[in-house]
Transfer RNA from a Candidatus Nomurabacteria bacterium, 77 nucleotides, folded computationally. The sequence is in RNAcentral, with records from ENA.
């Protein structure tokens, strides 16, 4: 130097072929159950969808730079 993969909630991940309000599981509050704890149900909080620009009616989803992790693969002495 040149290819390539990821990024989305406190932690792991899903989002399919662009479409109407962006979810899951654990974790956390809160309440039921329990004499209490555990567990089990039940509800709630929690997102600049990495960042920045674009296209488009409309972007987590496509495009372009950036940046940050990992990988391959060339060069150096």
């Nucleotide at each position: 130097g040149g290819g390539g993969a990821u990024u989305u909630a406190g932690c792991u991940c899903a989002g399919c072929u662009g479409g109407c309000u962006a979810g899951a599981g654990c974790g956390c509050g809160c309440g039921a159950u329990u004499c209490a704890c555990a567990u089990u149900c039940g509800c709630g909080a929690g997102g600049u969808c990495a960042u920045a620009g674009g296209u488009u009616c409309a972007a987590g989803u496509c495009c372009u730079a950036u940046a940050a992790u990992c990988c391959c693969c060339a060069c150096c002495a």

Its Rfam family is "tRNA". The family's RNA type in Rfam is transfer RNA. Model confidence (mean pLDDT): 81 of 100. NCBI's taxonomy places the organism under Bacteria, Bacteria candidate phyla, Candidatus Nomuraibacteriota.